[in-house]
Context: one part of a larger RNA
Molecule: small-subunit ribosomal RNA, 5' domain
Organism: uncultured Erysipelotrichaceae bacterium
RNA sequence: GGAUGAACGCUGGCGGCGUGCCUAAUACAUGCAAGUCGAACGGAGGUAUCUUCGGAUAUCUUAGUGGCGAACGGGUGAGUAAUACAUGAGGAACCUGCCCCCAUGAUCGGGAUAGCUGCUGGAAACGGCAGGUAAUACCGGAUAUGAACAUUUAAGGCAUCUUGAAUGUUUGAAAGGGUCCUGCAAGGGAUCGCGCGGGGAUGGCCUCAUGGCGCAUUAGCUAGUUGGCGGGGUAACGGCCCACCAAGGCGAUGAUGCGUAGCCGAUCUGAGAGGACGACCGGCCACAUUGGGACUGAGACACGGCCCAGACUCCUACGGGAGGCAGCAGUAGGGAAUUUUCGGCAAUGGGGGAAACCCUGACCGAGCAACGCCGCGUGAGUGUUAAGGCCUUCGGGUUGUAAAGCUCUGUUGCCGGGGACGAAUGGUACGGAUAGGAAAUGAUCCGUAAAUGACGGUACCCGGCCAGAAAGCCACGGCUAACUACGUGCCAGCAGCCGCGGUAAUACGUAGGUGGCGAGCGUUAUCC
Numbered sequence: 001g002g003a004u005g006a007a008c009g010c011u012g013g014c015g016g017c018g019u020g021c022c023u024a025a026u027a028c029a030u031g032c033a034a035g036u037c038g039a040a041c042g043g044a045g046g047u048a049u050c051u052u053c054g055g056a057u058a059u060c061u062u063a064g065u066g067g068c069g070a071a072c073g074g075g076u077g078a079g080u081a082a083u084a085c086a087u088g089a090g091g092a093a094c095c096u097g098c099c100c101c102c103a104u105g106a107u108c109g110g111g112a113u114a115g116c117u118g119c120u121g122g123a124a125a126c127g128g129c130a131g132g133u134a135a136u137a138c139c140g141g142a143u144a145u146g147a148a149c150a151u152u153u154a155a156g157g158c159a160u161c162u163u164g165a166a167u168g169u170u171u172g173a174a175a176g177g178g179u180c181c182u183g184c185a186a187g188g189g190a191u192c193g194c195g196c197g198g199g200g201a202u203g204g205c206c207u208c209a210u211g212g213c214g215c216a217u218u219a220g221c222u223a224g225u226u227g228g229c230g231g232g233g234u235a236a237c238g239g240c241c242c243a244c245c246a247a248g249g250c251g252a253u254g255a256u257g258c259g260u261a262g263c264c265g266a267u268c269u270g271a272g273a274g275g276a277c278g279a280c281c282g283g284c285c286a287c288a289u290u291g292g293g294a295c296u297g298a299g300a301c302a303c304g305g306c307c308c309a310g311a312c313u314c315c316u317a318c319g320g321g322a323g324g325c326a327g328c329a330g331u332a333g334g335g336a337a338u339u340u341u342c343g344g345c346a347a348u349g350g351g352g353g354a355a356a357c358c359c360u361g362a363c364c365g366a367g368c369a370a371c372g373c374c375g376c377g378u379g380a381g382u383g384u385u386a387a388g389g390c391c392u393u394c395g396g397g398u399u400g401u402a403a404a405g406c407u408c409u410g411u412u413g414c415c416g417g418g419g420a421c422g423a424a425u426g427g428u429a430c431g432g433a434u435a436g437g438a439a440a441u442g443a444u445c446c447g448u449a450a451a452u453g454a455c456g457g458u459a460c461c462c463g464g465c466c467a468g469a470a471a472g473c474c475a476c477g478g479c480u481a482a483c484u485a486c487g488u489g490c491c492a493g494c495a496g497c498c499g500c501g502g503u504a505a506u507a508c509g510u511a512g513g514u515g516g517c518g519a520g521c522g523u524u525a526u527c528c
Base pairs, nucleotide, nucleotide: 001528002527003526004525006524007523008522009521010520013376014375015374016373017372018371019369020368021334026332027331028330030329031328032327035068036067037066040065041064043062044061045060046059047058048057049056050055075287076286077285085211086210087209088208089207090206091205094204095203099200100199101198102197104195105194107141108140109139110138116131117130118129119128120127121126146171147170148169149168150167151166152165153164154163155162156161176192213259214258215257220250221249222248225247226246227245228244230242231241232240262284263283264282265281267276268275269274289310290309291308292307293306312323313322314321315320340366342365343364344363348362349360350359351358352357379408380407381406382405388399389398390397391396413465414464415463416462417461418460422455428449429448430447431446432445433444434443472517473516474515475514476513477498478497479496483512484511485510486509487508493500494499
């Protein structure tokens, strides 16, 4: 000199864009943060119409069964020195819901159960028994390209092997829902779904090499340890696990131990090499009160799921129960120190749904904070030796064109008026075209119309008005730009280093003046 997620002191006009618990991974009151589908299913309730008074139809709402999602998104950095990360390879050792393409199929049956009703236990949380019911819930049979194993054969490769063909054992489905057309019906079409198989895309898993901290005042470490054979387990390789056998494996090119630490793209500094660092943003990893465990599922060993144990908090009728903010706000505490218990789903994105739409503290915005960067303003021109202050050799000098005065301007501000972009390639309604079809529905494309904005009456624009409302902080001995007077008298004090102060102190305090930066200026801390 530069830099900071900064803090402190003094001061403080505005705007834009960012940033904002670095400490206690401490404890949490309250609200919200993950739902959705009635076009999967049977009910229940409400409303309207009709009624032979039994009920039927339409529509709305929804507890339950069922499906998808909840493994994403959001937070934090505790742990982790390598089961992590970065870069580069490999998987002849692997998986992949939703999405896309190709091919094919969708047959015959069955038994339950929740909701509901009745009885009943409990303070509650939550149950128990009996009856009866539906499905795209569950189960069985048939059908087999395919998968697994065994045999034969052909081609290829990289040791196991890979690919193709043939033969024997095991294995699947929801023809379910809605709309439209024809129709008495059977049936046909469109769309969303379902099963098996092949391929793609995406996401993930595993293996290897190289690289990136300190201490040798850590020198030896290791029995599932190292390897083999056989098996189990896994999507898959593997001591991952197990039985048996052998005695190996690592280490001065630093094993093992201890300490510290999430890693990277990046960021800061520096001419570079390098050094430091890993806040915000992006990628990966790990964690979710502490420890352990599995279930479901394409995917978890699962932040707002389950079970067990521990600590803590709460309720209790004392028998027993409930909870987990390192989500967004917010509270207490700790600390030098870090914000609103805000608005909206209008946009972007995500989940569900055929869609309308619903949900979304992701996100978009607003609020607070000079915390940072950038921009603007606090006036411009002219103006006698003013007065006052300070110094003085008493002549004067300086503050100083500075002020007043005069002439202007109106950025900003205030008042009044107008007033957005972000929003239409999306959705809805109507019309048309294209291919197919008997037609209709549907698909794709085009056109037209109406509607949709939290921010926000904000930005911006126009008009009017007033110099009116807006400057401080630090320094002035040398380094280092900037000096005198008074007070003090080794006192009070200053100080980054050298050092000042003991009666003329440019070094302390005050005043005048000057220098520097400027809505900031200094100090402290840390890095280069």